About this RNA:
A computed fold for a 73-nucleotide RNA from Gemmata sp. SH-PL17, annotated as transfer RNA. The organism belongs to Gemmata, within Bacteria. Its Rfam family is "tRNA". Rfam describes the family as follows. Transfer RNA (tRNA) molecules are approximately 80 nucleotides in length. Rfam links the family to the GO term triplet codon-amino acid adaptor activity. Rfam classes the family as a transfer RNA.

RNA sequence: GGCCCCGUGGUCCAACGGCUUACGACACCCGGAUCACAACCAGGAAAUGGGGGUUCGAUUCCCUCCGGGGCCA
Numbered sequence: 001g002g003c004c005c006c007g008u009g010g011u012c013c014a015a016c017g018g019c020u021u022a023c024g025a026c027a028c029c030c031g032g033a034u035c036a037c038a039a040c041c042a043g044g045a046a047a048u049g050g051g052g053g054u055u056c057g058a059u060u061c062c063c064u065c066c067g068g069g070g071c072c073a
Stems, first nucleotide, its partner, number of pairs: 001072007010026003018056001028044002031041002049065005
């Protein structure tokens, strides 16, 4: 330098171009239970890397930038 893949809560991850409030687990917070702590039960907050485009509608498709990884030279 060329090509390809990835980027979503604190962490790991799901998501069909549409539903409703973007799924779940762990972690976190509150309550319950307990003599108490953990486990357990109930509830809660928390995210689509930046910009632009296509579309009635974008996490999803296109371009670009940024970051990470791989292959080739």